[in-house]
This record gives sequence, structure tokens and C1' cells, in this order.
RNA sequence: AGAGUCGCCCGGAUCACCGCGUUGCCGUAAGACACCGAGGAAAGUCCGGACUCCAAAGAGCGAAGUGGUGGGUAACGCCCACCCGGAGCAAUCCGCGGGAAUAGUGCCACAGAAAAUUACCGCCAAUGAAAAUUGGUAAGGGUGAAAAGGUGCGUGUAAGAGACCACCGCAUCUGCAGUGAUGUAGAUGGCAAGGUAAACCCCACUUGGAGCAAGACCAGACAGGUAGCGUUAAGUGCUGCUCGCACGAGUUAUCGGGUAGGUUGCUUGAAUCUGUUAGCAAUAACAGAUCUAGAUGGAUGGUGAUCCCUCGCAAGAGGACAGGAUCCGGCUUAUAGGGCGACUCUUCUC
Repeated sequence: AGAGUCGCCCGGAUCACCGCGUUGCCGUAAGACACCGAGGAAAGUCCGGACUCCAAAGAGCGAAGUGGUGGGUAACGCCCACCCGGAGCAAUCCGCGGGAAUAGUGCCACAGAAAAUUACCGCCAAUGAAAAUUGGUAAGGGUGAAAAGGUGCGUGUAAGAGACCACCGCAUCUGCAGUGAUGUAGAUGGCAAGGUAAACCCCACUUGGAGCAAGACCAGACAGGUAGCGUUAAGUGCUGCUCGCACGAGUUAUCGGGUAGGUUGCUUGAAUCUGUUAGCAAUAACAGAUCUAGAUGGAUGGUGAUCCCUCGCAAGAGGACAGGAUCCGGCUUAUAGGGCGACUCUUCUC
């Protein structure tokens, strides 16, 4: 210099005027003043929690979820480190990664003789005059994503075959290293019967339900009728079923009538920033500092000036994606443009 990989950050700035919302304070009131006022994703609502109520919620079955190992965390399907497999020269990236599918069941299109105890062609043997028939054979051909470990002008045989041998692969056992997944060395075994578990299933672990329209309080309104089932226990609650338990005189449908206001929950929190220490890291501990939306008719806007950036000869135009709704931790998706750092490969120069 060129090509590439990974991580992080910013997301126009300042000022003036007018306007909006919470809180504080002053004021009888009108109103005045002060402080604060969207995001990295506030989004999708896909996971996990806090919090609230239901009986502090029980047993069994069922169902759902997760799935290499170790660690982190309040928790997770998230994060970190490592292992194994795959891609790449490499930095690095990808994996829906338990059951080496001999517990069982199922499925495997087309092609093919055969998709599992498989013989179509070929090879060999026997019989036969021949055609052919019977038997042996998985070495060769053909089909297929896949055909009973692979290679060998090795031994062997009628022809062949792990039948035997060498090497490679695989499995089992033992030693060593590691917390472990696993790696490695040696010995043994002729290899012990295809794939598929994001098919049922098996194994291990986890899971009660509903959600801030949760829930609590205040104020206010109303009118009952008809039918079904009910103290011979209907119905409701632990929300798929059963048992068990508790409550239990009403309850279901329909017609008609009333209301649809306010307060609280509500923002100080697994909080943010800075530093130190521990750790490879995720993260944790400690110290100091800070208070940073709380609306519900749902506030956070408009205009002007200067500067910055992009486009344009200029005049001028434009500034990505997008906006809280109980609150956190993640994941995923959207994002104009710009900046920083680490690393890899190739080439050149000193």
C1' cells in the first nucleotide's frame, strides 16, 4: 500500500422567542419563578424475572420447554471460556452438538433386482446336446443421497468374501493429562446388520394460573321480568384430566335498567457514573459521587439565527431508523452518515 476479520462508540451542536407535562416554591386567585422532561433500539412482545391477586398453591397422570462441558447471573431459551464437528492460507465464522439409532414402533419420494437377512447383469460349479435349471459368490457392472468399514497386480479360493494379512478408520479396555466435555499412548476385537430422534419414544433438568385493563381505596347510579338447574349439594376456586381440599345458596341464559369518574399502584432501581481489587472472560466485591420522564384529552413541539455534515455551478434543498405507558435483564428486527481500537494475509521500502 492492497485485501479481509472482529469489537466498541456517536447518531447534528449552540443560542433566542413562543408553547406543553410532572414536581417544588410563592400567591386568596389569575398566575409567576426554578428544576427535570424519550432510545440505542423507547419497536417486535419472542424468552427470563421483579411486583400483584388467586388456598403461600397439595398428590398422581398428562402436557410443554431446554439439551456438548465448566462458569456467570435474581433468572433465562441470555452471556463468557473451553471441547468436538464443519468452512477458510489465516484473523475468524457456523453448528436445532443428549440417546456412537442393539429398548420398541414408524418413515425413507424417484431410480433400482434388492432400502435389509437383497442375487438383475456378471463370475464359478453341477446337470444338460443345447436352450436353460439348481447352487455358490457382494470382488466387477448398473441404480441411488445412502447398498453390511476403506485401500492393496497381498494371501487364499472352483469363483469369491475380514476367510486371513499390512496400513488407515472404527469399537472396547487400561494408563496418563484435564474439575469436565475431551485429548493422547498402548493393548485387544475382524468390524459386532444403512439413514432418520426439528418422527413417536427414552434419559436428565425445569415449569401452578392470570396479568398494572394486575391489585387496593373513595365517590356515585340502578328495577326488575322470564326460562333452565339446584341443600337428594348445583355451582365456584388450585385454569388439561383424576383424586384430595376449601367455600357453598344460589347460579346459567335472555329481555330490560344503571354507570363507565377520581386517588393509589408509579418510579430510588438486580439504578447510573468514576475508581480500585479479583477473574482469561462473562461478571463480582468495595469506595466515592449522582437523582435521570411519570403523562392518561396521554406532554417532550414550533419559528428564527449561527456553525457542522451531505447533495448542487449557483440559488437552494436535506440531516438515518424511529418515540415511553408498571419496571428491569436479554434476544431479534430497523438504522443515512461518521469515528476509534485490535487482529490476519499478500506485496513493497528502510
Model confidence (mean pLDDT): 77 of 100. Predicted 3D model of a 350-nucleotide RNA (Bacterial RNase P class A) from Candidatus Planktophila sp. Of the family's consensus pairs, 97% are formed in the model. It matches the Rfam family "Bacterial RNase P class A". Rfam classes the family as a ribozyme. NCBI's taxonomy places the organism under Bacteria, Actinomycetes, Candidatus Nanopelagicales, Candidatus Nanopelagicaceae, Candidatus Planktophila. It is recorded under the gene name rnpB. The RNAcentral record of the sequence draws on ENA.